The prediction has a mean pLDDT of 75.
The RNA shown here (Bacterial RNase P class A) has 343 nucleotides and comes from a Halieaceae bacterium.
Rfam family: Bacterial RNase P class A. The family's RNA type in Rfam is ribozyme.
The organism belongs to Halieaceae, within Bacteria.

RNA sequence: GGAGUUGGUCAGGCGAUCGCUGUGCGCAAGCGCGGAGGAAAGUCCGGGCUCCACAGGGCAGAGUGCCAGGUAACGCCUGGGGGGCGCGAGCCUACGGAAAGUGCAACAGAAAGGAUACCGCCUCCGUCUUUGCGGGGGUAAGGGUGAAAAGGUGCGGUAAGAGCGCACCGCGCGGCUGGCAACAGGCGUGGCGAUGGUAAACCCCACUCGGAGCAAGACCAAAUAGGAAUCCAUAGCUGCGGCCCGCAGUGGAUUCGGGUAGGUCGCUACAGGCAGGCGGCGACGCCUGUCGCAGAUGAAUGAUCGUCCACGACAGAACCCGGCUUAUCGACUGGCUCUUUAU
Repeated sequence: GGAGUUGGUCAGGCGAUCGCUGUGCGCAAGCGCGGAGGAAAGUCCGGGCUCCACAGGGCAGAGUGCCAGGUAACGCCUGGGGGGCGCGAGCCUACGGAAAGUGCAACAGAAAGGAUACCGCCUCCGUCUUUGCGGGGGUAAGGGUGAAAAGGUGCGGUAAGAGCGCACCGCGCGGCUGGCAACAGGCGUGGCGAUGGUAAACCCCACUCGGAGCAAGACCAAAUAGGAAUCCAUAGCUGCGGCCCGCAGUGGAUUCGGGUAGGUCGCUACAGGCAGGCGGCGACGCCUGUCGCAGAUGAAUGAUCGUCCACGACAGAACCCGGCUUAUCGACUGGCUCUUUAU
C1' cells in the first nucleotide's frame, strides 16, 4: 500500500424573521426558557403501572430447550463448551430425548428396518467334449439403486466371504484426572443384534407462564330523561261508569345515588443522562459528584431568507422502560487478521 473482519460515534452547521406548542412571570400587551429518533417504525418478546380474578394443587393450553453468569425480567446480553464454515481475524448454530410408544419417507431399488439378493463371487449335483445351461446351498467383499443400505480403513483369514480374528478410528458401558458446569483427556472393558433417518411430526422429559390493557384506571360534575327517600297537598284534571263510592294515571318541595357531555389526574423524574473512582475477563454492579432533557388530545415541533460545506439517507413521539428485528446518503474512529513491497 491492498484485501478483509469486528466494535463505537455523528446524522448538515451557524444566523435572522414570522408562526405552532408546553411552561414560568405578568392585569394585559408581552417577555424568558424547553420542544422528536437511532430507529420515535414493526408491535415480535420481557417488565413496570392499572383494573379484574385468585386457599393450595392438578388438567388443558402456550412458550423455552448445551453450561455458567448478568438483569426488574426476557425468547435479550456476556463468558465458556460441542458442531459447521473460513489460510486467518472471525462468523453461523432450537444444540434435551429416536435403547417409552405412534407415525412418515415420492421415485428408484432385491431390500427403507429384527429387511434382502438384481448383476456378481464360491461350492455341490445333473447334463454336456468344454466354454456353457438348469437346479440346491453359502456369501454380502465388488457392481448397481437411492438423500440414506445394519460401523469405517488396513492386515490376517477363507472355497468365496464375513468383527470371523487383530491394530487404529468410531460407538456403548465402568472407573480415573481436569473443570462450578456444559464438556474434555486418559485407562479398562464389550466385537458392536443396545444402535439407520426424522421430534420448527405426534409424543416424552425439564423449566416458565392468571386475564385484559392508558380508549388501563381514578376524581369532579351540567342540561335532559329516569330512580330512591322524606315532607306537603290530597284539591283539580284524564280514563272506567248513567251517577255516587271506588280503582288507575297525572302533582309540589328538599335530599341522595348512578351517570352522559365537559373538565382534572394518570403524564412524564427516571430499572434516567453525563463524568470520575472501585469490583469483575465481560455482560454488569456499587459509590461520589453533576444535569433536568417533548408531554399534545383535532393533537405542536414548521416556513422563508442569508451563508458555509462533504449538498444532507431512513424516517416522526401519544403511559413508560429493557431488548430483538427491519429501513438508512454518508462521515469519523478503536482493535485485529491475511497479503505485497521497502528498510